[in-house]
RNA sequence: CCGUGCUAGGCGGGGAGGUAGCGGUGCCCUGCACCCGCAAUCCGCUCUAGCGGGGCUGAAUUCCUCUCCGAGGGGUUCCACCCCCGGUUGCCCCGUCGUUCGGGGCGUCGAUGGCUCGGGUCCCGCGCGGUGUCGGCUUGUGAAUCAGGUCAGGUCCGGAAGGAAGCAGCCUUAAGCGAUCCCCGGCAGGCGCAGCGGGCGCUCCCGAUCCGGAGCCGCGGACGACGAUCAGGCACCGGAGGCGAGAGCUUCGAAGAGGGGUGCACGG
Repeated sequence: CCGUGCUAGGCGGGGAGGUAGCGGUGCCCUGCACCCGCAAUCCGCUCUAGCGGGGCUGAAUUCCUCUCCGAGGGGUUCCACCCCCGGUUGCCCCGUCGUUCGGGGCGUCGAUGGCUCGGGUCCCGCGCGGUGUCGGCUUGUGAAUCAGGUCAGGUCCGGAAGGAAGCAGCCUUAAGCGAUCCCCGGCAGGCGCAGCGGGCGCUCCCGAUCCGGAGCCGCGGACGACGAUCAGGCACCGGAGGCGAGAGCUUCGAAGAGGGGUGCACGG
């Protein structure tokens, strides 16, 4: 070096998850690489890490290892968006004041203002109205017997004529119980009016007379300042989440490429 026969090994791998850890069933990625049984309310093992049974291949293109490349997965950070909570420096919205602009009303047939007078607002008394309550008027009902009238029947007196008392019933009425709330009257006061009289007289309002001589009133917009609201909207900041794809970092990593390593026996 060649041939024959064996053995180790191989007959997919990986990710997440699960697990004290390992592997499997299941999910996902890659890829085409035996069969049967077990298995997520799990199945089987223990750093030597699937268990049990069977089959094929077999020391090299096929086994082991290193490097490169890298499908794909995981973690984390940034960014963007959404939602929730909180905050308030701010803006809108609301009010006041000032400036300015615009367009109105009244005004020399006299504005704002001033003087005087009168009145109201304020207080007291009275008055009026109204309210509440009570009484009266009107009306209904209303007395077995101790209200009245009339008193059937019956009773009594009488020789008779005729008288007497008197139940029931009926009528009227007293006390009482109701109704109308119209009328009259009493009482009350956190009612109303300014009607009368008085008081006070600062504010405010109205009117009259006079003075005086040109403004007065309100509406809308813009700007500024101050405030108010803390309800709502916007903006900004902070915090906790969700989702998405992109980027950074990190981790695991299939297939592929390259390098290296690795038995036994017999014969030639």